Overview
Model confidence (mean pLDDT): 80 of 100. Predicted 3D model of a 73-nucleotide RNA (transfer RNA) from a bacterium. The sequence is in RNAcentral, with records from ENA. It matches the Rfam family "tRNA". Its family is annotated with triplet codon-amino acid adaptor activity in the Gene Ontology. Rfam classes the family as a transfer RNA.
RNA sequence: GGGGGAUUAGCUCAGUUGGUAGAGCGUUCGAUUGACGUUCGAAAUGUCAGAGGUUCGAGUCCUCUAUCCCCCA
Repeated sequence: GGGGGAUUAGCUCAGUUGGUAGAGCGUUCGAUUGACGUUCGAAAUGUCAGAGGUUCGAGUCCUCUAUCCCCCA
């Protein structure tokens, strides 16, 4: 230098044909316990890496940029 992949909640990851952003773990509160743990109930949390474009509508499609991984040279 060329090609491919990844980037979504604190962490690990889903997200279908473009149509309400989710799960598990964790966190907080409550119940249970002498206490802790377990279990049960409830709650909070997102600039979907950044910018632009297409569209009535974008996490999803297109372009550029950033970071990381792999391959080729």